[in-house]
Context: one part of a larger RNA
RNA sequence: GGCACACGGUGGAUGCCUGGGCAUCAGGAGCCGAUGAAGGACGUGGGAGGCCGCGAUAGUCCUCGGGGAGCUGUCAACCUAGCUGUGAUCCGAGGGUUUCCGAAUGGGGAAACCCGGCACCCGUCAUGGGGUGUCACUCAUGCCUGAAUUCAUAGGGUAUGAGGGGGAACGUGGGGAAGUGAAACAUCUCAGUACCCACAGGAAGAGAAAACAAUUGUGAUUCCGUGAGUAGUGGCGAGCGAAAGCGGAUGAGGCUAAACCUUGGUCGUGUGAUAGCCGGCAGGCGUUGCGGUUGGGGUGUUGUGGGACGGCGUCGUUCGGACACUGCCGUGUUCGGGAAGUCGUUGUGUGGUGUUAGCGGAAGAUUUCUGGAAAGGGUCGCCGUAGUGGGUGAGAGCCCCGUACGCGAAAACACUGCAUGCGGUUUGGAUGUUGUUCCCGAGUAGCAGCGAGCUCGUGGAAUUUGCUGUGAAUCUGGCGGGACCACCCGCUAAGCCUAAAUACUCCCUGGUGACCGAUAGCGGACUAGUACCGUGAGGGAAAGGUGAAAAGUACCCCGGGAGGGGAGUGAAAGAGUACCUGAAACCGUGUGCCU
Numbered sequence: 001g002g003c004a005c006a007c008g009g010u011g012g013a014u015g016c017c018u019g020g021g022c023a024u025c026a027g028g029a030g031c032c033g034a035u036g037a038a039g040g041a042c043g044u045g046g047g048a049g050g051c052c053g054c055g056a057u058a059g060u061c062c063u064c065g066g067g068g069a070g071c072u073g074u075c076a077a078c079c080u081a082g083c084u085g086u087g088a089u090c091c092g093a094g095g096g097u098u099u100c101c102g103a104a105u106g107g108g109g110a111a112a113c114c115c116g117g118c119a120c121c122c123g124u125c126a127u128g129g130g131g132u133g134u135c136a137c138u139c140a141u142g143c144c145u146g147a148a149u150u151c152a153u154a155g156g157g158u159a160u161g162a163g164g165g166g167g168a169a170c171g172u173g174g175g176g177a178a179g180u181g182a183a184a185c186a187u188c189u190c191a192g193u194a195c196c197c198a199c200a201g202g203a204a205g206a207g208a209a210a211a212c213a214a215u216u217g218u219g220a221u222u223c224c225g226u227g228a229g230u231a232g233u234g235g236c237g238a239g240c241g242a243a244a245g246c247g248g249a250u251g252a253g254g255c256u257a258a259a260c261c262u263u264g265g266u267c268g269u270g271u272g273a274u275a276g277c278c279g280g281c282a283g284g285c286g287u288u289g290c291g292g293u294u295g296g297g298g299u300g301u302u303g304u305g306g307g308a309c310g311g312c313g314u315c316g317u318u319c320g321g322a323c324a325c326u327g328c329c330g331u332g333u334u335c336g337g338g339a340a341g342u343c344g345u346u347g348u349g350u351g352g353u354g355u356u357a358g359c360g361g362a363a364g365a366u367u368u369c370u371g372g373a374a375a376g377g378g379u380c381g382c383c384g385u386a387g388u389g390g391g392u393g394a395g396a397g398c399c400c401c402g403u404a405c406g407c408g409a410a411a412a413c414a415c416u417g418c419a420u421g422c423g424g425u426u427u428g429g430a431u432g433u434u435g436u437u438c439c440c441g442a443g444u445a446g447c448a449g450c451g452a453g454c455u456c457g458u459g460g461a462a463u464u465u466g467c468u469g470u471g472a473a474u475c476u477g478g479c480g481g482g483a484c485c486a487c488c489c490g491c492u493a494a495g496c497c498u499a500a501a502u503a504c505u506c507c508c509u510g511g512u513g514a515c516c517g518a519u520a521g522c523g524g525a526c527u528a529g530u531a532c533c534g535u536g537a538g539g540g541a542a543a544g545g546u547g548a549a550a551a552g553u554a555c556c557c558c559g560g561g562a563g564g565g566g567a568g569u570g571a572a573a574g575a576g577u578a579c580c581u582g583a584a585a586c587c588g589u590g591u592g593c594c595u
Base pairs, nucleotide, nucleotide: 001594002593003592004591005590006589007588008587009586015580016545017544020516021515022513023512024511025510026509027508028507029505030504031166032165039101040100041099042055043054044053046079047078049075050074051073052059061095062094063093064092065091066090070083071082072081106115107114108113116135117134118133119132120131121130122129137163138162139161140160141159142158143157144156145155170201171199172198173197174196175195181188185235211218212217222249223248224247225246226245232240233239253497254496255495256441260298261297262296263295264294265293266292267291268290269289275288276285277284278330279329280328281327282326283325303475305440306439307438308437309435310434311433312432313431314430315429318337319336320335321334322333323332324331339427340426341425342424343423344422345421347420348419349418350417351416352415353414354413355412356411358407359406360405364380365379367378368377369376381398382397383387389401390400391399446470447469448468449467450466451465452464456482477492478491479490480489481488532539533538552579555566556565557564558563
């Protein structure tokens, strides 16, 4: 020095465990913000700090409920000082306070800081000082002012209201790639994806046929299944890829523009007896008229075309008053009351269901064995609408918490019912017929050029849509049915609103798992988006386990200490805060053999 065996050290694999994760289901909730959010800084406890809570009223204040004996959060003990059956701590609901920064908004600024104006108050002899409130910008509306320039307009001021910022995914819109595939690559694909921006809601968008269909018919939209990888499209390559129909989920329809009547503003025009003044007769009035434009009210809303206006017919129509120049008749308008219907309502009262605290809740034994410990084995019982689960010194239906089941709210919230109040609205129209009249959404439809989107890549390319140019008709009108034409059929564009079925899950509650078990599972089971790295955007860890209980080794000895040996605790200390188990590499000691 090597090999073997034995005993150790080091190390932290493995096994077991779990306070953490992951996935998914059901229910809830689905926005917060100038009444200052989200997110932070700094403070705040009797005693250093971190986390959490809270805000100069700062480990909290008030009220109302629950609860019932201890309490002053946690790491994390110890001391001090206190509170509490006059009900504390704790849990829930509603209020109060809520520094500074932050959209940040009086001005500034290198966030959490600096400096102001005005009103009122406090303090000082006075100034400086302190406190409360207020002072950003944009838009809308009203009012007041007001240039060049007479009216006016621009501009300015002021009052009121709104906005601004944040948010995981979902939504709509505006922009919009490339790696890739085509076995290269350019049309094409990836893909209208990723990403950026704007905006909104609890959903959004879409939505009541200028739709489909095909000689039968359907009847707004949305979503699912099917149709169907079909019809198509495609360097007819790679690929892309419908719709009708059928079966389901849900189910809901409404309001305007115009014609016509009436009324207000404004502009133009008209006139000497013309126009006009509800109709008839008679009398009377005197710019009240007409046209354009604009606002309000009524009417009207459709495709077996509808409506307006005029004529005719049928049914129906509560009371009173006023007006339409006057008298009578008729008609119309308007006001008030009653009655009836309908809609709305963060009014009031009273119920129901649920949520936000809780409460009740069955049944075993010092009978025995092992053990440190019984819940294990034996024996004899009991409950069960409860034998899900967790804990307790080892496997507990009957020890504890619970579970099945039943009960419960002063207050707030959600949904919903009834009564009542208030407000809006309707009550005179409905219906039929008729026509020489009028209306039925215009820089629109259509057309042309260039694009986009549809299964559709320019193709024979309809339908939808953007920009540019051109540019109709009003029902004997228009559009569509895949160039186009005819016939036939369907529909009625160029205005608006609309619940549900659908999408998603930052968040709350509960359940489940042939999900993980500390190099796994979220990056994060622990002071984790921490330490640390980077100018910055950003990147981003490691690190769990004594024991049933600290009972965490009094005392003695060696040592400067570290550490150890006794003694003691404990079932165990070879469980000693470097702590369960404690593999291997690696390092030793002893013995044997070989050299």
Molecule: large-subunit ribosomal RNA, domain I
Organism: Pseudonocardia sulfidoxydans NBRC 16205